[in-house]
The RNA shown here (Bacterial RNase P class A) has 372 nucleotides and comes from a soil metagenome.
C1' cells in the first nucleotide's frame, strides 16, 4: 500500500399526530317481548358509514431497476410442426435461472486476484478501411543474383583472365507499407535466394503410454504438412422454451336492451401450418326454409359499486410522521495530559404494493476476518 470476504447503519423515554386489528361505551337503524300517553319509553337478538375512550401492530438491504427463474390464475385436445427468443468449456447445487460453488483453459497484474466476447472457420456467405506490390491457393514499390551471347575498359605476344553496363531470365531471404503479410532461429545450399535440406522450438496430422468422472493435462515416435483474422457478422450445430399475466381471476349487486350484417371455403389460447371441436327447435318425404345459441363487425344505450384474492405492515391517491430530553458512533475546535473534561457539528443511499429465488445498481460512517 493493496486483494477478498461479511455485519451494523442510530437507541431509550414523554407528549402531539396518523394505518391495521380486537375490546368497551354512547347514538342510531331493524326484529321480537311488555307498558300505556297511539307514538313515546324499558328489556332483548341482529347490524351501522361516522364518533370517543383504551391494548396491540406497523418498510428494505436493497423495498429501487424490471434483466432473468419459479409459485399461483385464466385460457387451448395440454398433440405435432414452421417461425421466433435463449443458452454455449467441464463437473456439482438448485424448484428452476443467463444463478451459485469448484475446476479446465485464454488473457491481466510482482503478487494476493481479477477478467472471459470459452461450441464451429475443413457446410456456406459476407467482412479486413486507409497504406501498401500483395490482406488468403495473394504478391514485386525499393532491391538481390544475372549464364551464354552484346557493348566498353583493363592486362597480356597471344591463349585467357579481370571489372563494370545492359537484356533475357531466376528470388520473395533483406528493407519499406501496416494491426495483421502465406511459422522462427541457426547453420549448409545456391547464381542469388526459398523448408530446398538439416539442428532445435511452436502450430497441424497419425500412432502409442501415462494423470484426471470430465474439460484438459504429462511424455515418446513419425511426417517438411506449414491455406491468417472475423460468428456480441450472417449462419451451422447441441440443447431449451405454448401464450398472457393479480390491472391474472372469481363472487355479489345495480342498471341499459332499438337494432344492423356476416358465418363451417366460417369460427375457436398466440405469428403461421396440420391435428381436434363447433350444438338445439319448429315446418318439409328430401333439398331447403325459419328461429335460438356461439364467433366477428357496425350503430344506440348503461355500468364504473361492494366484497375476495390479500399475508404476525396490507393501503387503495396509497398510513408508520413531528417535537423535547438524554444516551451512542464519527469529525472538528480549546484545556489538562497513562486517560478524562467542555463547546461546536452531525448520522449515508433510501419507501412495501400478490409472493418467492437470483442478478444489476446507488451507499455518509464505522467495525470483523483472512490473504499479498
Nucleotide at each position: 500500500a493493496g486483494c477478498c470476504g461479511g455485519c451494523c447503519g442510530g437507541g431509550u423515554g414523554g407528549c402531539c399526530g396518523c394505518g391495521g386489528u380486537c375490546c368497551g361505551g354512547g347514538c342510531u337503524g331493524u326484529g321480537c317481548c311488555g307498558g300505556c300517553g297511539u307514538g313515546c319509553u324499558g328489556g332483548u337478538g341482529c347490524g351501522g358509514g361516522a364518533c370517543c375512550g383504551g391494548g396491540u401492530c406497523g418498510a428494505g438491504g436493497a423495498a429501487g431497476g424490471u434483466c432473468g427463474g419459479g409459485a399461483c390464475u385464466c385460457c387451448a385436445c395440454a398433440g405435432g410442426g414452421c417461425a421466433g427468443a435463449g443458452u454455449g468449456c467441464u463437473g456439482g447445487c438448485u424448484a428452476a435461472c443467463g444463478g451459485c460453488c469448484a475446476g479446465u483453459c485464454g488473457g491481466g497484474g510482482u503478487g494476493a486476484c481479477c477478467c472471459g466476447c470459452a461450441g464451429g472457420a475443413a457446410a456456406g456467405u459476407g467482412c479486413c478501411a486507409c497504406a501498401g506490390a500483395g490482406a488468403a491457393c495473394a504478391g514485386a514499390c525499393c532491391g538481390c543474383c544475372g549464364a551464354u551471347g552484346g557493348c566498353g575498359g583493363g592486362u597480356g605476344a597471344g591463349a585467357g583472365c579481370c571489372c563494370g553496363c545492359a537484356c533475357a531470365g531466376g528470388c520473395a531471404a533483406g528493407g519499406g507499407u501496416g494491426a495483421a503479410a502465406c511459422g522462427g532461429u541457426g547453420c549448409g545450399g545456391u547464381a542469388a535466394g526459398a523448408g530446398c535440406g538439416c539442428a532445435c522450438c511452436a502450430g497441424c496430422g497419425g500412432a502409442c503410454c501415462g494423470g484426471g468422472u470430465g474439460a484438459c493435462u504429462g511424455g515418446u515416435c513419425c511426417g517438411g504438412c506449414u491455406c491468417g483474422g472475423u460468428a456480441a457478422a450472417c449462419c451451422c450445430c447441441a440443447c431449451u422454451c405454448g401464450g398472457a399475466g393479480c390491472a391474472a381471476g372469481g363472487u355479489c349487486a345495480a342498471g341499459c336492451g332499438u337494432g344492423g350484417g356476416a358465418c363451417a371455403c366460417a369460427g375457436g389460447u398466440g405469428g403461421c401450418c396440420c391435428g381436434c371441436c363447433u350444438g338445439c327447435c319448429c315446418c318439409g318425404g328430401a333439398a331447403g326454409g325459419g328461429g335460438c345459441a356461439g364467433u366477428c363487425c357496425c350503430c344506440a344505450g348503461g355500468u364504473g359499486g361492494a366484497c375476495c384474492g390479500c399475508a404476525c405492515a396490507g393501503a387503495u391517491g396509497g398510513a408508520u410522521g413531528g417535537u423535547c430530553a438524554c444516551c451512542c458512533a464519527g469529525g472538528c475546535c480549546u484545556c489538562c495530559u497513562u486517560g478524562g473534561a467542555g463547546g461546536c457539528u452531525g448520522g449515508a443511499c433510501a419507501g412495501a404494493a400478490u409472493c418467492c429465488c437470483g442478478c444489476c445498481u446507488a451507499u455518509a460512517g464505522g467495525c470483523c476476518g483472512g490473504c499479498u
Its Rfam family is "Bacterial RNase P class A". The family's RNA type in Rfam is ribozyme.